[in-house]
A computed fold for a 130-nucleotide RNA from a Gammaproteobacteria bacterium, annotated as SAM riboswitch aptamer (S box leader).
Order: sequence, then structure tokens, then C1' cells
RNA sequence: GACUCAUCGAGACCGGCUGAGGGAAAGGCCCAUUGAAGCCGGGGCAACCUUCAGGACUAACCAUCCUGAAAAGGUGCCAACUCCUGCGGAGCAAAUGCCGGAAACGGUUGCUGCUUUCGAGAGAUGAGGG
Repeated sequence: GACUCAUCGAGACCGGCUGAGGGAAAGGCCCAUUGAAGCCGGGGCAACCUUCAGGACUAACCAUCCUGAAAAGGUGCCAACUCCUGCGGAGCAAAUGCCGGAAACGGUUGCUGCUUUCGAGAGAUGAGGG
């Protein structure tokens, strides 16, 4: 790197060195000399791994699942929803054409759009087994 499972609208910044980029890529839109990215030191957030309690299941135990609590250690994270979009479905609006009608209008089609919604894809993080 590839595979499997789970999660991704919450949360959390200071100092030193350094000096122009950064937000994965593209398109947007942002951040940045009032200092980007990186490195170092300290701080914090969270609760995946971990521990404990209660419940479900069981004859009982284990395992598993649900709920809650803890935070020493292993990761992770500390602008913006994974910053937004890109593919598909639904919803809403709706150009145009067609049909009916004297007209008003009705039916149908559905270009296109959307601070709507669901899913996929891509990505990130953790855990796992090989």
C1' cells in the first nucleotide's frame, strides 16, 4: 500500500526556531508577514484501544450487544460539516415541446436550478487479522 469493521455537523492553543505557503488532488471558497507549512517544548480535547458499574441474552458462566463512568498508558486530534461540490435516487421550483380548450386554464414532458434530503465514491482516524 491492499483487505475487514467502526466513526467522521461536537470538542480542544500557547511559546521558541524558521520564513511562504497551506486547507489531499481538480473546481470553488477560504486561511496566511497581526507569520503558512515544518521542527522543538509545554498545554488541552476526545474516548478508538483500556478499566469499572448497571442492563439485555443465558439454567449459570464466558462471549456479544446496549447504557453510563474513569483517563495512567498506546494512537489520534486542536480554522471553516471530512470547508463545499463533482456520481446516483427522492423532494421542491421549472425553460421548452406536445395534447385538450374560444379563453382562463388543465394534462403531459422535464432543459436547468436548490442554505432540501438519502445513498455511493473519494478521504481521514482507530481497531483487527494476514
The prediction has a mean pLDDT of 84. Its Rfam family is "SAM riboswitch aptamer (S box leader)". Its family is annotated with regulation of gene expression in the Gene Ontology.